[in-house]
Context: one part of a larger RNA
RNA sequence: GGCAUAUGGUGGAUGCCUACGCACCAAAUGGCGAUGAAAGACGUGGCGAACUGCGAUAAGCCUCGGCGAGCUGUAAGCGAGCUUAGACCCGGGGAUUUCUGAAUGGGGCAACCCGGCAGGUUGAAGACCUGUCAUUCCGCAAGGAAGGCGAACGGCGUGAACUGAAACAUCUUAGUAGCGCCAGGAAGAGAAAAUAACAAUGAUUCCCUCAGUAGUGGCGAACGAACGGGGAUUAGCCUAAACCGGCCAUAAGGUCGGGGUAGUGGGACAGCGAUGUCUGAUUAACGAGUAUAGACGAACCGAUCUGGAAAGUUCGACCGUAGGGGGUGAAAGUCCCGUAGUCGAAAUGUUUGUUAAUUGGUAGCUGAAUCCCGAGUAGCCCGGGACACGAGAAAUCUUGGGUGAAUCCGCGAGGACCAUCUCGUAAGGCUAAAUACAUUUGGUGACUGAUAGCGUAGCAGUACCGUGAGGGAAAGGUGAAAAGCACCCCGGGAGGGGAGUGAAAUAGAACCUGAAACCGUAUGCCU
Numbered sequence: 001g002g003c004a005u006a007u008g009g010u011g012g013a014u015g016c017c018u019a020c021g022c023a024c025c026a027a028a029u030g031g032c033g034a035u036g037a038a039a040g041a042c043g044u045g046g047c048g049a050a051c052u053g054c055g056a057u058a059a060g061c062c063u064c065g066g067c068g069a070g071c072u073g074u075a076a077g078c079g080a081g082c083u084u085a086g087a088c089c090c091g092g093g094g095a096u097u098u099c100u101g102a103a104u105g106g107g108g109c110a111a112c113c114c115g116g117c118a119g120g121u122u123g124a125a126g127a128c129c130u131g132u133c134a135u136u137c138c139g140c141a142a143g144g145a146a147g148g149c150g151a152a153c154g155g156c157g158u159g160a161a162c163u164g165a166a167a168c169a170u171c172u173u174a175g176u177a178g179c180g181c182c183a184g185g186a187a188g189a190g191a192a193a194a195u196a197a198c199a200a201u202g203a204u205u206c207c208c209u210c211a212g213u214a215g216u217g218g219c220g221a222a223c224g225a226a227c228g229g230g231g232a233u234u235a236g237c238c239u240a241a242a243c244c245g246g247c248c249a250u251a252a253g254g255u256c257g258g259g260g261u262a263g264u265g266g267g268a269c270a271g272c273g274a275u276g277u278c279u280g281a282u283u284a285a286c287g288a289g290u291a292u293a294g295a296c297g298a299a300c301c302g303a304u305c306u307g308g309a310a311a312g313u314u315c316g317a318c319c320g321u322a323g324g325g326g327g328u329g330a331a332a333g334u335c336c337c338g339u340a341g342u343c344g345a346a347a348u349g350u351u352u353g354u355u356a357a358u359u360g361g362u363a364g365c366u367g368a369a370u371c372c373c374g375a376g377u378a379g380c381c382c383g384g385g386a387c388a389c390g391a392g393a394a395a396u397c398u399u400g401g402g403u404g405a406a407u408c409c410g411c412g413a414g415g416a417c418c419a420u421c422u423c424g425u426a427a428g429g430c431u432a433a434a435u436a437c438a439u440u441u442g443g444u445g446a447c448u449g450a451u452a453g454c455g456u457a458g459c460a461g462u463a464c465c466g467u468g469a470g471g472g473a474a475a476g477g478u479g480a481a482a483a484g485c486a487c488c489c490c491g492g493g494a495g496g497g498g499a500g501u502g503a504a505a506u507a508g509a510a511c512c513u514g515a516a517a518c519c520g521u522a523u524g525c526c527u
Stems, first nucleotide, its partner, number of pairs: 001526009015512001016477002021447001022445009031149002039100003042055003046078002050074002061094006070082003105114003115133007135146004153184001154182005164171001168218001194201002205232005215223002236430003239374001243258006263408001265373004269367004278361015294343003300316001302315002305312001317334002319323001325337003379403008389415001410425005464471002484511001487498004
């Protein structure tokens, strides 16, 4: 030095565990803010650095409920107290709420500095205290509104490139990302100038299918419907005009009220008829449900054996509308919390019903053929864009420029265009639900189990890095219980040896298990 065996150190794999996380489902909820938000700074405890809570009334104040014996947060200890005259804790409502921050009296390098006016303290000046003083919009004024924040979902505007095409330019990525504006609890869309095809359907939205089909496409890469069928959910309405009336107006006309709202065309107009039926919104009262605390809740204080410990073993009982789950010294229906089931709210919110008040809406028949039926619109031309559809045979939708109709014997559509036929009624507006996303609560998991699962199971968006935008960790486990080793010995200490605790201390806090690499010690063999 090597090999082997034994035994240690180091190290932290593996196993077991889970306080965190992930996904889905259901229900509820969907904003906060000048009555000063979100986010912070600084304070605040008897002893208090941090976290949590709170705000000079500062781990709290008042009140109304719940609960019922302990309590003064994490978090031990000392000290001092509170509490059956109901503390602590839980829930509803209220008070207080420094300074910064939209920040709003002015300024400013956020948490700081300096003012005006009115009132107050003071004998006065000064100082201090309280209140008030930004801008924009609406309004004659009184006064009111806005501003900022917020994860996703939504609408609109604007709008890339890498990339793919094995290069690249049309194309693709993609109307994506980004940026801007504006919302709402959803948004947007929406009651046919529809879709169809000789049969019909009957607003919109979402899902499954049709279908990777028909098509589009340097016919490359790639893009990619609709009709129809099946479901979810269902809801329909209001105006403009003709005509009549009031007011204003020289006129043209304007404004208010009535009227009127349709496609088997409707309405105005003329005549006849009805005075009813159903129904919406707002507010209030009353009732019911529900959310935000909670309450009751069956059955072995069974025996035996093993064990440190019984819930395990054996024997014997009992309950069950409860044998879901968790905990308890191993594996508990009957020990604890609970579970099934049944109850419960002073206060605030919410849903719903009834009643009342106020305020809206709602129908018919006949006639005649005079009037009305949304204009710089439809259409057409030029240039774009959207439609699955890249100009194509290119309809349809939209519109920057030009041109420019018709009013029911009208007008539009049915993928150039024409005819026949069919369907509809543009150029005004509103509209719940089914859908998207998130939060909370509850539930579930052939989801993870500490290099996994969220970046974060631990004081993590922390430490740390960066001028900054920004980037961004590592780090879990003693034991059933601290019973966390009194006392003695060595040592300056660290550390160790006894003793003691414990089932176990090779469970001693660098603490469950404790693999390998790596480093020792002992013994044997070889060299």

A computed fold for a 527-nucleotide part of an RNA from a bioreactor sludge metagenome, annotated as large-subunit ribosomal RNA, domain I. The coordinates come from a structure-prediction model, not an experiment, and the mean pLDDT is 83.